The RNA shown here (c-di-GMP-I riboswitch aptamer) has 87 nucleotides and comes from uncultured Candidatus Hydrogenedens sp. Of the family's consensus pairs, 94% are formed in the model.
C1' cells in the first nucleotide's frame, strides 16, 4: 500500500406514511417532516420484471393494445468512485 473482511467509532442513505397553489395524462419525481432497514440502500449501464397509457391504432360502444413515459432495498449481472481499521 493492495485484496479480503466487516467489531468499533465518525458520518452518509432513507422504507412505509404525512405535508405541498409543487412538475406530470398517468405511473411516478422533486421539496420538507418521518426512520423500517442498510458496508455499497453511491454513480453508471444493462437483462429480467412491474407500473402507467397522453398521443397513437383497434372496436357502433365499453373497453382493448401498446413506451418513445417510470418503478427496482433488483434472481441478477458488468464498471466505476468510496469512509474507518478491531479479529
Nucleotide at each position: 500500500g493492495c485484496a479480503g473482511c466487516g467489531a468499533a467509532a465518525c458520518g452518509g442513505c432513507a422504507c412505509c406514511c404525512u405535508u405541498g397553489a409543487g412538475g406530470g395524462a398517468a405511473a411516478c419525481c422533486c421539496a420538507a417532516g418521518u426512520c423500517c432497514g442498510c458496508a455499497a440502500a453511491g454513480u453508471c449501464a444493462c437483462u429480467g420484471a412491474c407500473c402507467u397509457a397522453a398521443a397513437c391504432g383497434c372496436u357502433u360502444g365499453a373497453g382493448c393494445g401498446a413506451a418513445u413515459g417510470g418503478u427496482u432495498u433488483g434472481a441478477a449481472u458488468g464498471a466505476c468512485c468510496a469512509c474507518c481499521g478491531a479479529a